About this RNA
This is a predicted structure of a 120-nucleotide RNA (SAM riboswitch aptamer (S box leader)) from a soil metagenome.
[in-house]
RNA sequence: CUUAUCAAGAGUGGUCGAGGGAACCGGCCCGAUGACACCACAACAACCACCCCUCUUCGCAGGAAGACGGGCAGGUGCUAAAUCCGGGCAGUCUGCGAUUUCUGCUAGCUGCAAGAUAAG
Numbered sequence: 001c002u003u004a005u006c007a008a009g010a011g012u013g014g015u016c017g018a019g020g021g022a023a024c025c026g027g028c029c030c031g032a033u034g035a036c037a038c039c040a041c042a043a044c045a046a047c048c049a050c051c052c053c054u055c056u057u058c059g060c061a062g063g064a065a066g067a068c069g070g071g072c073a074g075g076u077g078c079u080a081a082a083u084c085c086g087g088g089c090a091g092u093c094u095g096c097g098a099u100u101u102c103u104g105c106u107a108g109c110u111g112c113a114a115g116a117u118a119a120g
């Protein structure tokens, strides 16, 4: 950089000692009954790898490639709250105000952006 996913799921013990929930702002939470972080073990999870069934395509054939499904914790990941919620941009739309028109404010939805993880 590209692609996919992100409202599901899953905690105990030890060390440390004051902040933490990515960053800035706002909100709301977690935290001396010890959070966060680190270590150990355990759990969750099927993205990749591996195995199996079926089908399709290619090949004379051995076989190869692809797709649905199932299995499996080997490589990663993950184990408060929707990625904790909102913000920036675009579209759509509710209500209000103003108006010749443009426009403004507000609530909602969708997409993008941002972030995280995996694979390349």
Base pairs, nucleotide, nucleotide: 001120002119003118004117005116006115011041012040013039014038015037019030020029021028024087025086026085027084042079044077047075048074050071051070052069054067055066056065057064058063083114088112089111090110091109092108095105096104

About this RNA: It matches the Rfam family "SAM riboswitch aptamer (S box leader)". About the family: The SAM riboswitch is found upstream of a number of genes which code for proteins involved in methionine or cysteine biosynthesis in Gram-positive bacteria. The coordinates come from a structure-prediction model, not an experiment, and the mean pLDDT is 81.